[in-house]
RNA sequence: UACUUAUCCAGAAAGACAGAGGGAAAGGCCCUAUGAUGUCUUAGCAACCUGUACGGCUUUUGCGGCCUGUGUAAGGUGCUAAUUCCUGCUUCGCGGCUUAGCGAGGACAGAUAAGCU
Numbered sequence: 001u002a003c004u005u006a007u008c009c010a011g012a013a014a015g016a017c018a019g020a021g022g023g024a025a026a027g028g029c030c031c032u033a034u035g036a037u038g039u040c041u042u043a044g045c046a047a048c049c050u051g052u053a054c055g056g057c058u059u060u061u062g063c064g065g066c067c068u069g070u071g072u073a074a075g076g077u078g079c080u081a082a083u084u085c086c087u088g089c090u091u092c093g094c095g096g097c098u099u100a101g102c103g104a105g106g107a108c109a110g111a112u113a114a115g116c117u
Base pairs, nucleotide, nucleotide: 003115004114005113006112007111008110013042014041015040016039017038021031022030023029026087027086028085043080044079045078048076049075050074051072052071053070054069055067056066057065058064084109089106090105091104092103093102094101
């Protein structure tokens, strides 16, 4: 970098440095000198992976293996404005003279984790 699988309406910020943009992209709508983005420190959230405790299944027992299991939070990541901030493409339903609009699902794109290359 590409691919596969899972999740994405929950949750969680202070300080220091620096100083103008930022929210992926287009449109919208927002955040921002009452300091954005970024870096660092500390703290926190969460539970994807490892570890660990317990439960269940398997086994004569143990070891081992297994589970959409229940915890924990030591380790590896991740995250800590707004639902992935909203929308775009499409299917169905409602609604409408038309244009708008509303609800549900799917796709595309993206993010994160684990695996693989």
Molecule: SAM riboswitch aptamer (S box leader)
Organism: Mucilaginibacter aurantiaciroseus